[in-house]
RNA sequence: AGUUUAUUCAGAAGGAGGGAGAGACAGGCUCUGCGAACUCCUGGCAACCGGAUUAGCUUUUAAUCAAGGUGCCAAAACCUGAUCCCAAGGGGGAUACUAAUGAAUU
Numbered sequence: 001a002g003u004u005u006a007u008u009c010a011g012a013a014g015g016a017g018g019g020a021g022a023g024a025c026a027g028g029c030u031c032u033g034c035g036a037a038c039u040c041c042u043g044g045c046a047a048c049c050g051g052a053u054u055a056g057c058u059u060u061u062a063a064u065c066a067a068g069g070u071g072c073c074a075a076a077a078c079c080u081g082a083u084c085c086c087a088a089g090g091g092g093g094a095u096a097c098u099a100a101u102g103a104a105u106u
Stems, first nucleotide, its partner, number of pairs: 001106008013042005021031003025081004043073003048069002051065005077098001082095005
């Protein structure tokens, strides 16, 4: 990097360095010198993998825990994007695409 699969309206920030961008892409909108990206430290969230306990047990599964491996800590994946349905003061809904992350695999 490709493929398969699961999840994505919940949750969780302080410091040091840095010095102008960031929110994938396009449009919109938003965040940002009251300090963006990025790096480091500390803290936290969560429960995908692994682990522990309990229940259950053929395989399986559910709940709880959180010291391991990832991930994450503005806004729903910030909104929309393609198709369809409903509505017809312009909005609501469904599915897909795309993306991110985990796990497996090439």